A computed fold for a 72-nucleotide RNA from a bacterium, annotated as transfer RNA.
The same sequence occurs in records of 2 taxa.
The sequence is in RNAcentral, with records from ENA.
[in-house]
Order: sequence, then structure tokens, then C1' cells
RNA sequence: GCGCCCAUAGUUCAAUGGAUAGAACAGGACCCUUCUAAGGUCACAAUGGGGGUUCGAUUCCCUCUGGGCGUA
Repeated sequence: GCGCCCAUAGUUCAAUGGAUAGAACAGGACCCUUCUAAGGUCACAAUGGGGGUUCGAUUCCCUCUGGGCGUA
């Protein structure tokens, strides 16, 4: 250089083009407990940037950025 793949919460992962983007773990508040651990309840928190298609985009297309793999 060329080809392929990936980018969603602090982390690891979900989500037929259509519901308020969901879960686990971590962190926070409270309950429970003599205390801690364990357990329970609640809340917070995310679609890499730009553009396009569409009534509607996390999803499809283009481009950029970052990362991984292959190839000489």
C1' cells in the first nucleotide's frame, strides 16, 4: 500500500429498520446485619466524528478517526 473485521454505560456484552437503547459486573444511596461479607431495593450512566438513504437508523450506504487480523 491492498483486503477483511471491530467501535454502544467505568468494564464485558445484547438490541428484525419501529416501545422509554437492555443486562451482568464495578461504582453510588438506602434496607438488612452487633460489624463485615453475602443478600435485597432504588437511582445514575452509553450508540467514535461528519454526511447520505428512509416516514423512521445502534442497525443500511459513503467518508474520516482509532484499534485488530491477513498479505508483499